[in-house]
Notes: This is a predicted structure of a 521-nucleotide part of an RNA (small-subunit ribosomal RNA, 5' domain) from Marinimicrobium alkaliphilum. Its mean pLDDT, the model's own confidence on a scale to 100, is 87.
Context: one part of a larger RNA
RNA sequence: GAUUGAACGCUGGCGGCAGGCCUAACACAUGCAAGUCGAGCGAGAAAGUCCUUCGGGGCGAGUACAGCGGCGGACGGGUGAGUAACGCGUGGGAAUCUGCCCAAUAGUGGGGGACAACAUCUCGAAAGGGAUGCUAAUACCGCAUACGCCCUACGGGGGAAAGCAGGGGAUCUUCGGACCUUGCACUAUUGGAUGAGCCCGCGUCGGAUUAGCUAGUAGGUAAGGUAACGGCUUACCUAGGCGACGAUCCGUAGCUGGUCUGAGAGGAUGAUCAGCCACAUCGGGACUGAGACACGGCCCGAACUCCUACGGGAGGCAGCAGUGGGGAAUAUUGGACAAUGGGGGCAACCCUGAUCCAGCCAUGCCGCGUGUGUGAAGAAGGCCUUCGGGUUGUAAAGCACUUUCAGCGAGGAGGAAAACUUGUGGGCUAAUACCCUACGAGCUUGACGUUACUCGCAGAAGAAGCACCGGCUAACUCCGUGCCAGCAGCCGCGGUAAUACGGAGGGUGCAAGCGUUAAUC
Numbered sequence: 001g002a003u004u005g006a007a008c009g010c011u012g013g014c015g016g017c018a019g020g021c022c023u024a025a026c027a028c029a030u031g032c033a034a035g036u037c038g039a040g041c042g043a044g045a046a047a048g049u050c051c052u053u054c055g056g057g058g059c060g061a062g063u064a065c066a067g068c069g070g071c072g073g074a075c076g077g078g079u080g081a082g083u084a085a086c087g088c089g090u091g092g093g094a095a096u097c098u099g100c101c102c103a104a105u106a107g108u109g110g111g112g113g114a115c116a117a118c119a120u121c122u123c124g125a126a127a128g129g130g131a132u133g134c135u136a137a138u139a140c141c142g143c144a145u146a147c148g149c150c151c152u153a154c155g156g157g158g159g160a161a162a163g164c165a166g167g168g169g170a171u172c173u174u175c176g177g178a179c180c181u182u183g184c185a186c187u188a189u190u191g192g193a194u195g196a197g198c199c200c201g202c203g204u205c206g207g208a209u210u211a212g213c214u215a216g217u218a219g220g221u222a223a224g225g226u227a228a229c230g231g232c233u234u235a236c237c238u239a240g241g242c243g244a245c246g247a248u249c250c251g252u253a254g255c256u257g258g259u260c261u262g263a264g265a266g267g268a269u270g271a272u273c274a275g276c277c278a279c280a281u282c283g284g285g286a287c288u289g290a291g292a293c294a295c296g297g298c299c300c301g302a303a304c305u306c307c308u309a310c311g312g313g314a315g316g317c318a319g320c321a322g323u324g325g326g327g328a329a330u331a332u333u334g335g336a337c338a339a340u341g342g343g344g345g346c347a348a349c350c351c352u353g354a355u356c357c358a359g360c361c362a363u364g365c366c367g368c369g370u371g372u373g374u375g376a377a378g379a380a381g382g383c384c385u386u387c388g389g390g391u392u393g394u395a396a397a398g399c400a401c402u403u404u405c406a407g408c409g410a411g412g413a414g415g416a417a418a419a420c421u422u423g424u425g426g427g428c429u430a431a432u433a434c435c436c437u438a439c440g441a442g443c444u445u446g447a448c449g450u451u452a453c454u455c456g457c458a459g460a461a462g463a464a465g466c467a468c469c470g471g472c473u474a475a476c477u478c479c480g481u482g483c484c485a486g487c488a489g490c491c492g493c494g495g496u497a498a499u500a501c502g503g504a505g506g507g508u509g510c511a512a513g514c515g516u517u518a519a520u521c
Stems, first nucleotide, its partner, number of pairs: 001521004006517005013368006019361002021326001026324003030321003035071003040068002048059004078279003087204007096196002101192007109143001111141002118133006149158003163184006171178002205251003212242003217239008254276004258269004281302005304315004332358001334357003340354001341352004371401004381392004405462001407457005415448001420442008465510005470491003476505005486493002
């Protein structure tokens, strides 16, 4: 000098864009953060209101709340504890899996028995159960079929499926529908895309006051296991394997793109944003599933907190806010799904503390303002003085203007394209239905928001501080003090004229900031 996720002191007008627990991976009150589908299925209220023959009935409503079932809760969001490792970075590799999506091929026939919900009974303080009975399905299980698929000793053997919704001319009909067709879903197989698992070369902090380390250890055979290779596991056999090119041990640490600095080489660093990894009170385990050994799932153990009828139960903010605590120190228990994206759904739509916005903070960067011109009687006052004067100083006042920003009032984009309704053409089809698609028309959808921006109004009106002035280092005098009080980055100042302490006047430098401290180059 540059820089910072900074803090502290003094001061503080506005805006834009960013950033904001670096410490206790400490403990957490409260609310919200993952649901959705009635076009898979069975069941099904009430308030209120209307009618009433006072029994009840209609609407509410096949709505709400539950249940079975499907998909999603493995994404998104947080944190950096652990990890010196194929964890990360980079470049390769072969023995793998991949829901939803895309393409292709083949199919979707015919049966069965349950379990919730529900009803009755019952246990418990609660959390939560138990017994009996009834029932549906895209839930579950056989049978049939098998182009391709899997196993095979090549003889053979094994294995699927589910329907739902819209529309409809002929035919049949028990008048429910069958049937046809369109869309969505389903089964099997192949390929793709995406995602993931695995292996290897090289690179990846300090300590030798850590020199030896290692028994599933190193390799082989066989078997098991896995989606898959493999000591991954087990039995047997061999006795190997690693190490001064630093093994092992100890300490420290998430890694990278990057960031800061520097002419570069390098040094330091890894906040925000992006990629990867790891973790979810601590330790362990599996279940489900395409995917987890799963932050807001389950089980066991531990500590802690809470409830309890003492028998037993409940919980996990390193999600967003917020609280206590720690600390030099770090924000609102805000708004909206309008946009972007995600989950579910045919869709309408629902959910979304992701996200988009707003609030707080000079934390940083950038921009703007705090007026402009004129004005010498060089006013008054202050300070200095050699008492002549000098300086503050065109500074002020005065005069003439302007009105950015803030304030008040009015107007007012863009972020909005979709979806929906409808018309025309094309596709599908038996079909001028339905559905899909292109174009046109209509109707709407904004949290921010009193938006940006523009115009008008009034009046210089509302807006300057901080540090320094001995040398380094730009900037000097007076008074007070008297090795005291104090200053200080280094050299050093202060013991009676201190440009170095304290105050004043003046000056210098930066400026909504300025200094100090800490840290890096």
Its Rfam family is "Bacterial small subunit ribosomal RNA". Its family is annotated with structural constituent of ribosome and ribosome in the Gene Ontology. It was read from a public genome assembly.